[in-house]
């Protein structure tokens, strides 16, 4: 360099549910938790999901439908890396 993650050491992160906080929501942050991850490190500019405040366009005025400019990195992909086998 490319390739695996069986044993092994140092460790590291943290679901779900609980409290507070912030947001229209989705979903986020703290702290508690500990399902699981070998990239669950790191990026929302690629696809993929979610959510619709706004706006748009409908209406039988009760809502409906479309938008993300709001999120999701623990969904694929990419970047980057630590211990260890080959």
């Nucleotide at each position: 360099g490319c390739u695996c993650g069986a044993a092994a050491a140092a460790g590291g992160c943290a679901a779900a549910c609980c409290g507070c906080u912030c947001g229209a929501a989705a979903g986020a942050g703290c702290g508690g938790g500990g399902c699981g991850c070998a990239a669950a490190g790191c990026g929302a500019c690629c696809g993929g999901c979610c959510u619709a405040a706004g706006u748009c366009c409908u209406u039988c005025c009760g809502g409906g439908g479309a938008u993300a400019u709001g999120g999701u990195a623990g969904c694929g992909a990419g970047c980057u890396g630590c211990c260890g086998g080959g």

The RNA shown here (c-di-GMP-I riboswitch aptamer) has 86 nucleotides and comes from a Deltaproteobacteria bacterium. Taxonomically the source falls in Myxococcia (Bacteria, Pseudomonadati, Myxococcota). The prediction has a mean pLDDT of 88.